Predicted 3D model of a 449-nucleotide RNA (Bacterial RNase P class A) from an Anaerolineales bacterium.
Rfam family: Bacterial RNase P class A. Gene Ontology terms of the family: tRNA processing, dimeric ribonuclease P complex and ribonuclease P activity.
Its mean pLDDT, the model's own confidence on a scale to 100, is 76.
RNAcentral holds the sequence, with entries from ENA.
Of the family's consensus pairs, 91% are formed in the model.
The source organism's lineage runs through Bacteria, Bacillati, Chloroflexota, Anaerolineae and Anaerolineales.
RNA sequence: UGGGUCGGCCGGGUGACCGCGGCCCCGCGCUUGCGUGGGGUCGAGGAAAGUCCGCGCUCCACAGGGCAGGGUGCCGGGUAACACCCGGGCGGGGUAACCCGCGGACAGGGCCACAGAAACAUACCGUUCCAAGCGAAGCGAGGACUGCCCGCCGGCCCGCCGGCGUCGCGUUCCAAGCCAAGCGAGGAACAAGGGUGAAACGGUGGUGUAAGAGACCACCGGCGGUCCCAGCAAUGGGCCGGCCAGGCAACCCCCACCCGGAGCAAGGCCAAGCAGGGACGAGGAGCGGCCCGCUCCGUCCGAGUCCCGGGUAGGCUGCAUCAGCCCGACGGCAACGUCCGGGCGCAGAUAGAUGGUCGCCCAGAUGCGGCGUGGGCGGGAAGAAAGCCUUCGGGCCGUAAACCGCAGGCCGCAUCGGACAGAACGCGGCUUACAGGUCGACCCCCGGC
Numbered sequence: 001u002g003g004g005u006c007g008g009c010c011g012g013g014u015g016a017c018c019g020c021g022g023c024c025c026c027g028c029g030c031u032u033g034c035g036u037g038g039g040g041u042c043g044a045g046g047a048a049a050g051u052c053c054g055c056g057c058u059c060c061a062c063a064g065g066g067c068a069g070g071g072u073g074c075c076g077g078g079u080a081a082c083a084c085c086c087g088g089g090c091g092g093g094g095u096a097a098c099c100c101g102c103g104g105a106c107a108g109g110g111c112c113a114c115a116g117a118a119a120c121a122u123a124c125c126g127u128u129c130c131a132a133g134c135g136a137a138g139c140g141a142g143g144a145c146u147g148c149c150c151g152c153c154g155g156c157c158c159g160c161c162g163g164c165g166u167c168g169c170g171u172u173c174c175a176a177g178c179c180a181a182g183c184g185a186g187g188a189a190c191a192a193g194g195g196u197g198a199a200a201c202g203g204u205g206g207u208g209u210a211a212g213a214g215a216c217c218a219c220c221g222g223c224g225g226u227c228c229c230a231g232c233a234a235u236g237g238g239c240c241g242g243c244c245a246g247g248c249a250a251c252c253c254c255c256a257c258c259c260g261g262a263g264c265a266a267g268g269c270c271a272a273g274c275a276g277g278g279a280c281g282a283g284g285a286g287c288g289g290c291c292c293g294c295u296c297c298g299u300c301c302g303a304g305u306c307c308c309g310g311g312u313a314g315g316c317u318g319c320a321u322c323a324g325c326c327c328g329a330c331g332g333c334a335a336c337g338u339c340c341g342g343g344c345g346c347a348g349a350u351a352g353a354u355g356g357u358c359g360c361c362c363a364g365a366u367g368c369g370g371c372g373u374g375g376g377c378g379g380g381a382a383g384a385a386a387g388c389c390u391u392c393g394g395g396c397c398g399u400a401a402a403c404c405g406c407a408g409g410c411c412g413c414a415u416c417g418g419a420c421a422g423a424a425c426g427c428g429g430c431u432u433a434c435a436g437g438u439c440g441a442c443c444c445c446c447g448g449c
Base pairs, nucleotide, nucleotide: 002444003443004442005441006440007439008438009437010436012361013360014359015358016357017356018355020043021042022041023040024039025038026037027036028035029034030033045420049431050430052429053428054427055426056425057263058262059261060260069259070258071257072256073255074088075087076086077085078084089102090101091100092099093098103254104253108252109251110248111247112246124194125193126190127189128188129187130186133183134182138178139177142174143173144172146170147169148168150165151164152163153162154161155160156159202220203219204218205217206216207215223241224240225239227238228237229236230235267317268316269315270314276308277307278306279305280304283301284300286299287298288297289296322345324344325343326342327341328340329338330337331336364416365415366414367413368412369411370410371409374446375445376406377405378404379403387396388395389394
């Protein structure tokens, strides 16, 4: 140590050496600060991911209401909020633990590939009735031939022959017509059955009918109701009604509720250089003012110095103390909450630190060897013993067991040896990826006590 369901947790450890980022302390160098050396301390995740949803924060916009647009969607609760979570309801799957789904299709419009007769009102095959017509045997009006009887006529060898005939009988043949089963142009009824399809006009049984059908009846299912009862509600139970009402709302739409836009490259502060503006201004230039020149005044150019606003590079901030994490108490079925108690401080880079090498170890994988076994798998007849039955031959138990092997388990040795993936304003969720390990609860089957 059989097979499953659900949930929680971990997801390498350690030592040495080398190295990286933040903070603190000390020393040194130039001025706050920075650089450098040393020491201490902290340094990724359960998903840091996808950026799907919801918030905080920041800036912009904004009377109120409506329209447009977007989102959510069984009911109740939780929450800062949510498409999340909890509880409940209904439906579906599973023996079960448990899992999955969710407004409205009688407000209206639209769509439903292919196949099929028809995808929402249709008839391909089919069923039934009517029915022209076809239709074996049989019947059969009538007809033909022949024979007999009868009648008439004729002949003669006188009882026979021939001819004719409305009738009768018999044999054979022809035959209109009648007509069973069946077929059936066409007409009518039906929607049960077949077939098609992802889906076919409630299901089962009966009544009924020409055949059928909710046409009718019973039960079931579904739908509806100013109805009754339970529930906050979704909904459930009852009663009544009439039977039809397919699917898609992630197509438009209807109903209820919610929603401003952009994002940390948000935003704030400082601000080199260059360009711009202003003041002073060494010096220079021509022109004007006085008749001329110098001086002087005005105007123009102007190195340089100082100042100003906006602002690029760059730097600082936002930025790590919060819807914070852990334990407990209390309330609540729970999610969760509390003016409750205690403890903790837990990354902050900016081309982006959290790494590398070696040793040892814990998982794990593979191989070999050994041990061991309620249940798996394969084999296993001396059809063992015991037991039971017996017609005394045997049969049942029964491949069941013992036993053998494989897998799984434990131990030892050898080799290999860490999955998915990495913060960049933060938080709550969801989803997706993930080697391996571990714990708990529950379900189902067999055996033993």